[in-house]
């Protein structure tokens, strides 16, 4: 120094306009948003992870298993499904005078992970 370990902190964004209607931030048209690690070069759509959800076990904490969305074309380049141009597409569960990626709720939560500090053995 690296690794392991421990502590602390951090760790998700977005409905503005119009229409219909008794009622819509939920429908229709336009608009808006994009967690974490990786990847020859920067990614919502590539590879993987987390969350959520389902089932089983457990008094519980929690554990295991399952599930886990969506992109093409052209250009530049040594290199890009990541950049530039164009046109598309996707988005848990519960709630609601009316169907929700954007409102409310679980959640002042949890977590992928990031940073700082402490500190071995070999």
């Nucleotide at each position: 120094a690296c690794u392991a370990u421990g502590u602390u902190u951090c760790g998700g964004g977005g409905c503005g306009g119009a229409g219909u209607g008794a009622a819509a931030g939920u429908c229709u048209c336009c608009a808006c948003c994009g967690g974490c690690g990786g990847u020859g070069a920067a990614a919502g759509u590539c590879c993987g992870c987390g969350a959520a959800c389902a089932c089983a076990g457990g008094c519980a904490a929690c554990u295991g298993u399952g599930c886990c969305g969506a992109a093409c074309c052209g250009g530049u380049g040594a290199a890009a499904u990541u950049c530039c141009g164009g046109u598309a597409c996707c988005g848990a569960c519960g709630g609601u005078u009316a169907u929700a990626g954007u409102c409310c709720g679980g959640a002042u939560g949890a977590a992928a992970g990031a940073a700082a500090c402490a500190c071995a053995a070999c």
FMN riboswitch aptamer (RFN element), 122 nucleotides, folded computationally.
Its mean pLDDT, the model's own confidence on a scale to 100, is 82.